[in-house]
RNA sequence: GAAGCAGGCCAGACCGCCGCUGGCACGAUCGUCGAAAGACGGUGCUGGAGGAAGGUCCGGACUGCGCAGGGCAGCGUAGCGGCUAACGGCCGUCCACCGCAAGGUGAGGAUCAGAGCAACAGAGACGAGUCGCGCCGGUCGGCGUGCACCUCACGGUGCCGACGGCCGGGGCGGGUGAAACGGGCAAUCUCUACGCGCAGCAACACCAAGUAGGCACACGCGCGGUCGCGCUUCGGCGCGGCGGCACCCCUGGCCCGGGGGAGUGUGCGGGUAGGUGGCACCGAGCCUGCAGGCAACUGCAGGCCCAGAGGAAUGGCGGUCACGGCGGGGCAACCUGCUGCACAGAAUCCGGCCUAUCGGUCUGCUUCACAC
RNA sequence: CGGGGUGUAGCGCAGCCUGGUAGCGCAAUUGCUUUGGGAGCAAUGGGUCGGACGUUCGAAUCGUCUCACCCCGACCA
Numbered sequence: 001g002a003a004g005c006a007g008g009c010c011a012g013a014c015c016g017c018c019g020c021u022g023g024c025a026c027g028a029u030c031g032u033c034g035a036a037a038g039a040c041g042g043u044g045c046u047g048g049a050g051g052a053a054g055g056u057c058c059g060g061a062c063u064g065c066g067c068a069g070g071g072c073a074g075c076g077u078a079g080c081g082g083c084u085a086a087c088g089g090c091c092g093u094c095c096a097c098c099g100c101a102a103g104g105u106g107a108g109g110a111u112c113a114g115a116g117c118a119a120c121a122g123a124g125a126c127g128a129g130u131c132g133c134g135c136c137g138g139u140c141g142g143c144g145u146g147c148a149c150c151u152c153a154c155g156g157u158g159c160c161g162a163c164g165g166c167c168g169g170g171g172c173g174g175g176u177g178a179a180a181c182g183g184g185c186a187a188u189c190u191c192u193a194c195g196c197g198c199a200g201c202a203a204c205a206c207c208a209a210g211u212a213g214g215c216a217c218a219c220g221c222g223c224g225g226u227c228g229c230g231c232u233u234c235g236g237c238g239c240g241g242c243g244g245c246a247c248c249c250c251u252g253g254c255c256c257g258g259g260g261g262a263g264u265g266u267g268c269g270g271g272u273a274g275g276u277g278g279c280a281c282c283g284a285g286c287c288u289g290c291a292g293g294c295a296a297c298u299g300c301a302g303g304c305c306c307a308g309a310g311g312a313a314u315g316g317c318g319g320u321c322a323c324g325g326c327g328g329g330g331c332a333a334c335c336u337g338c339u340g341c342a343c344a345g346a347a348u349c350c351g352g353c354c355u356a357u358c359g360g361u362c363u364g365c366u367u368c369a370c371a372c
Numbered sequence: 373c374g375g376g377g378u379g380u381a382g383c384g385c386a387g388c389c390u391g392g393u394a395g396c397g398c399a400a401u402u403g404c405u406u407u408g409g410g411a412g413c414a415a416u417g418g419g420u421c422g423g424a425c426g427u428u429c430g431a432a433u434c435g436u437c438u439c440a441c442c443c444c445g446a447c448c449a
Stems, first nucleotide, its partner, number of pairs: 001368010012321007020048007030041004050343001054354002057352005062200004069256004074196005079093005094108001095106004109191002114189002116185002131173003135169007143161002146159005204277004214268006222245002225242007247261004270448003285304008323340007373445007382398004392429001400416005422438005
């Protein structure tokens, strides 16, 4: 110098003016809106988008459902070890694959528990055995200018030879195909281990107003025991308490267990669509330093307070400087005109992953070339 | 904001769960029939299954990411 690999940071800066919006303090106890609950109004100080606020793919906090307990079903994860509130995340490491390397990628348990699958081609495709070609053995068939024997001859019998068929044993294999008897597929069922109850801030709690406080359907308000009281024509009857059995309802799939019951569930119809909390300064919070650890991360000390609406704020204008693009002038440094600044925008909050992103910049490392 | 679903020929759909040839109806094109048109009959063409990557020998089908569209969810009683 060229080509790469890994990781980090920034996402224009400053000033002035005009607006939007949250918080705190002070003042007023008043005014405005509203049926009410409640909200708004003054002055001063101060805060006001992101690395992804996004997709909603995981995990948690929080809240409700019936204690969220056992089992079944269902879903998810998967080398090993660690981190963490938790995770499918992160870190370390082993193995496999890719790359010359720096490095990158991996849903990477089990196919000696069982089941299932493999189109076309091919003899044969998952149960096994089969197709072809040699070899060996047996048997059968016809054949032979073959040999031997019997017969006067026709002919017959036996042996031998090559050929063909069948049977048995063992061997090899062209070709087909992803794969040929030994395997593959568990991002097929399944098994093993571990985890998960379900729903989601339109959760949920409270206030105010309002209603035909309506209709339909389903299953219920049952049986028996015992105790007490009252009545009694002494047979019982009524009321209340406590267990039992049955029934109904309540776990957002089922069963058990649990709770409740004189009603509960579902559907249609009706009413209101207003306000407050949840929710926004105290958190798995941020910054700096030290210590432990290879690291993820953890501990300690000091410092800081850092968006928040509810049709939804975070904006506009002007100036100076910086950066990019285009043009003009100049040998050059430079001067000047125009123009632009990606992806995107909080909605209960937090930890991750993934996806989008004009560009700029820094650090470490690898390979090659050259020089010393 | 939260939850769920769909994407296959010009249009409406099946196939996906359980991987192996992509099909049905209407429409289109051509021919026959008719004086002509419609109807009818016969034949034909048309798809990279929304996109990308992966698992597998093999993906419309299984997994992940992504794009587009659609639906549902307030409270009281």